[in-house]
Context: one part of a larger RNA
RNA sequence: GGCUAAUGGUGGAUACCUAGGCACACGAAGGCGAAGAAGGACGUAGCAACCUGCGAAAAGUCUCGGGGAGUUGGAAGCAAACAUUGAGCCGAGAAUGUCCGAAUGGGGCAACCCUAAAAACACACCUUUUUUGAGGUGAUGAGCAAACCUGGUGAACUGAAACAUCUUAGUAGCCAGAGGAAGAGAAAACAAAAGUGAUUCCCUUAGUAGCGGCGAGCGAAGCGGGAGUAGCCUAAACCAGCGUUUACGAAUGCUGGGGUAGUGGGACACCAAUAUCGAGAGUGGAUGUUAAACGAACUAGCUGAAAACUAGACCAUAGAAGGUGAAAGUCCUGUAGUUGAAAACAGAAAUAAUUGUAGGUGAAUCCCGAGUAGCACGGUAUAAGAGAAAUCCCGUGUGAAUCAGCCACGACCACGUGGUAAGGCUAAAUACAAAGUGUGACCGAUAGAGAAAAGUACCGCGAGGGAAAGGUGAAAAGAACCCCGGGAGGGGAGUGAAAUAGAACAUGAAACCAUUAGCUU
Numbered sequence: 001g002g003c004u005a006a007u008g009g010u011g012g013a014u015a016c017c018u019a020g021g022c023a024c025a026c027g028a029a030g031g032c033g034a035a036g037a038a039g040g041a042c043g044u045a046g047c048a049a050c051c052u053g054c055g056a057a058a059a060g061u062c063u064c065g066g067g068g069a070g071u072u073g074g075a076a077g078c079a080a081a082c083a084u085u086g087a088g089c090c091g092a093g094a095a096u097g098u099c100c101g102a103a104u105g106g107g108g109c110a111a112c113c114c115u116a117a118a119a120a121c122a123c124a125c126c127u128u129u130u131u132u133g134a135g136g137u138g139a140u141g142a143g144c145a146a147a148c149c150u151g152g153u154g155a156a157c158u159g160a161a162a163c164a165u166c167u168u169a170g171u172a173g174c175c176a177g178a179g180g181a182a183g184a185g186a187a188a189a190c191a192a193a194a195g196u197g198a199u200u201c202c203c204u205u206a207g208u209a210g211c212g213g214c215g216a217g218c219g220a221a222g223c224g225g226g227a228g229u230a231g232c233c234u235a236a237a238c239c240a241g242c243g244u245u246u247a248c249g250a251a252u253g254c255u256g257g258g259g260u261a262g263u264g265g266g267a268c269a270c271c272a273a274u275a276u277c278g279a280g281a282g283u284g285g286a287u288g289u290u291a292a293a294c295g296a297a298c299u300a301g302c303u304g305a306a307a308a309c310u311a312g313a314c315c316a317u318a319g320a321a322g323g324u325g326a327a328a329g330u331c332c333u334g335u336a337g338u339u340g341a342a343a344a345c346a347g348a349a350a351u352a353a354u355u356g357u358a359g360g361u362g363a364a365u366c367c368c369g370a371g372u373a374g375c376a377c378g379g380u381a382u383a384a385g386a387g388a389a390a391u392c393c394c395g396u397g398u399g400a401a402u403c404a405g406c407c408a409c410g411a412c413c414a415c416g417u418g419g420u421a422a423g424g425c426u427a428a429a430u431a432c433a434a435a436g437u438g439u440g441a442c443c444g445a446u447a448g449a450g451a452a453a454a455g456u457a458c459c460g461c462g463a464g465g466g467a468a469a470g471g472u473g474a475a476a477a478g479a480a481c482c483c484c485g486g487g488a489g490g491g492g493a494g495u496g497a498a499a500u501a502g503a504a505c506a507u508g509a510a511a512c513c514a515u516u517a518g519c520u521u
Stems, first nucleotide, its partner, number of pairs: 001520009016471002020443002022440005030432001031144002039100003042055003046078002050074002061094006070082003105114003115118001121141002123138006148179001149177005159166001163213001189196002200227004210218002231425003234369001238257008262403001264368004268362004277356003282351002287346004292339003298312004313330002315319001321333003374398006381391001405420005458465002478505001481492004
C1' cells in the first nucleotide's frame, strides 16, 4: 500500500407520516364600486420586529341570538386584568373606518403639498339666454374582477420534410361591450313527389359528401336518436283627437284605437259574440341559508403507556371519521336519529290593483317594412382556395315589384314544391368556476401548486424572472449540580420506555473519511 470484516464519522437516500396541494361532483350564488371598490400606504397591543385582526372609537365598540368556563390572536414569558351580575368564542345586525387609489376642490415624483370647504368630468332633464354660456335637479355613469360570452382588429414560429397559394388560425395578442349566462330564435327554413315544422346543446350521420400547389392538409349538412320546449309585439291600410307647413290642390308630425298573415292576412262592408286561456306590481310567508342542542353501550389483568392480547360483558336507525402514551362501536369529539333562530337574506302556494287574448261571409277597392331586393365590379363568410358556384355579409355604382306580387329549392330556364325578406322581443336545455361542501384504484416533501413558512428571499433601471427550506419526545420531563476548557465541545450526574430520541434532535442506504482485527505485497 491492497483486500476482507467489524466499529464509528460524514451524508440524507429509503420506508413511515402530513400541516399542503391536485382532480372531480354537487347545490347555492354569479358580482363589488362616488353611501368611495379592488388593491395598498401608514398606524394600532403594557413590554410588539413579522404575520393575522383592526382603524385615531384602531388584536377592537354597541345591540340581538347561540353557548357555558375559562379568557387577554399565531406565541412562550413577565406584568396587569376580565369572567356564572355569563367573559373569551360562534352567528346576525349596527357604529367607527387615517391617507392613497376611478380619486372627483387645485396640484403632485401614489399614500404628499396648497387654497380653504369645493361632488372634478360626462350624460339626461328643467330654468334662463339671440348664440356661446350660466344656474338647478339626478345615490345616472366612470374604476375593478377567475373563467365563460358577443363584437372589432389581428400575427408569427410551425407544417408542407425548402417555399410563395395553403397551413398554423380567425388561433395568440390588443381593443370595446354585456350578462348570470351570453349569443341564436318563431321560416322569404329544410326537403323531395314522402314529409318535417323557431332556436340551442349532445349522440350519430362521418373522417362520409366535398374543398385542396387535388400537396400538406381542411372538412360539412338534411334525416335519425336524445336534452329541453313557448311563443309574441310592431310598421302600413283605416278611424279619432291635437298640431305644423301651405302655391289652398294638399303635404306632414304626435298621441290613442285598429292590425300582424301564407289552407295568404288585414283594412273596409255586413253578421255574430262578451267566452276562453293567460300575464301581473303589491300582499303573503310554506320552506331554506347564515350559530347550534340532545344523542346508546366496558371493565379487569398485562404494558412506560393499551385501544393490541387474555377473560367475561354491552349498544346498535349510531361498526363514517378524527383524537387519546401501540391497533377503541361502548374514553373524548363525533356519527345514526331527533330538534332549533331574537336578527338578516332568499323565497313556494295562495291572493291581487291592473291588463292581454277570439269568430263567420264577402265581387271590387286599399295596405302588407326602398335607395331595399336584384344586377355589375371589388372583397368576405359559408367545410368550399372563383370555381359550373347557389346562399350570407360589406364597399362602389345602378336600381324593381305589392299577391295576377316576391324569394328559395346549388349557374341558368320551364314546370312543380316550400316560404313570405328588407322592424323588434323571447324562458329552458348549453358554457364557465372565485367561495363552500363532499369524494378520490390522485401526490406524499427532487412528488403534489411556483409556494406544506412565497409571489417571500434573491436577480433585473424596468417590463419581468423567481428559489431553497417539513418530522426531539406521549409529555419539555429541553439536561439542576460537579469536572476539563477562554469558548465551542465533551465527561459524569439526572429526566425519559428509549438520549446511538439532546435540540446540527424519528428512520439513517451509498459515495467519501477514519479506527481496530485478520490476510497479503

Model confidence (mean pLDDT): 82 of 100.
The part of an RNA shown here (large-subunit ribosomal RNA, domain I) has 521 nucleotides and comes from Cyanobacterium stanieri LEGE 03274.
The RNAcentral record of the full RNA draws on ENA.
Lineage of the source: Bacteria > Bacillati > Cyanobacteriota > Cyanobacterium > Cyanobacterium stanieri.